The prediction has a mean pLDDT of 80.
A computed fold for a 75-nucleotide RNA from a Candidatus Helarchaeota archaeon, annotated as transfer RNA.
Its Rfam family is "tRNA". Rfam's curators write: Transfer RNA (tRNA) molecules are approximately 80 nucleotides in length.
The sequence is in RNAcentral, with records from ENA.
């Protein structure tokens, strides 16, 4: 210096292959239920401008482009 991956709630992930209507799952937290109480279980809720800026398009997490961070390779 060149090339590769990845970046999505508080944590781990899927969703990108083929652009499509409310962006899902677990675990975590919140309220309730059960229980003599806690755990466990059962039910609810509520958090996401999807890494950042811009560009395409009717429509973008998804394409394109340029950045940033994190890891790998080469050199």
């Nucleotide at each position: 210096g060149g090339g590769g991956u990845a970046g999505u709630g508080g944590c781990g992930c899927a969703g990108u292959u083929u652009g499509g209507a409310u962006a899902g799952c677990g675990c975590a937290a919140c309220a309730g239920g059960c229980u003599u109480c806690u755990a466990a279980c059962c039910u609810g809720u509520a958090g996401g401008u999807c890494a950042u800026g811009g560009g395409u398009u009717c429509a973008a997490a998804u394409c394109c482009c340029a950045u940033c961070u994190a890891c790998c390779c080469c050199a």
Record summary: The organism belongs to Candidatus Helarchaeota, within Archaea.